[in-house]
RNA sequence: GCGCCCGUAGCUCAGUUGGAUAGAGCGCAAGACUCCGACUCUUGAGGUCACCGGUUCAACUCCGGUCGGGCGUACCA
Numbered sequence: 001g002c003g004c005c006c007g008u009a010g011c012u013c014a015g016u017u018g019g020a021u022a023g024a025g026c027g028c029a030a031g032a033c034u035c036c037g038a039c040u041c042u043u044g045a046g047g048u049c050a051c052c053g054g055u056u057c058a059a060c061u062c063c064g065g066u067c068g069g070g071c072g073u074a075c076c077a
Base pairs, nucleotide, nucleotide: 001073002072003071004070005069006068007067010026011025012024013023019057028044029043030042031041032040050066051065052064053063054062
């Protein structure tokens, strides 16, 4: 260089035959419990769905490009 896969919350990931407010676990904050902690329970915050553009009434999802990561391939003309 070429081919394939991936990029969604602080971390690990789910969700894509396009459709209504984008989710889980862990973590974090507050409260309950406790003499105080831990555990447990409740509640909450946290996301430009990598970026740009296109298609569409509608895009995390489809198409093109860019960037980043992983795997494979490597002198054949």
RNAcentral holds the sequence, with entries from ENA. Predicted 3D model of a 77-nucleotide RNA (transfer RNA) from an Oscillospiraceae bacterium. It matches the Rfam family "tRNA". Rfam links the family to the GO term triplet codon-amino acid adaptor activity. Rfam classes the family as a transfer RNA.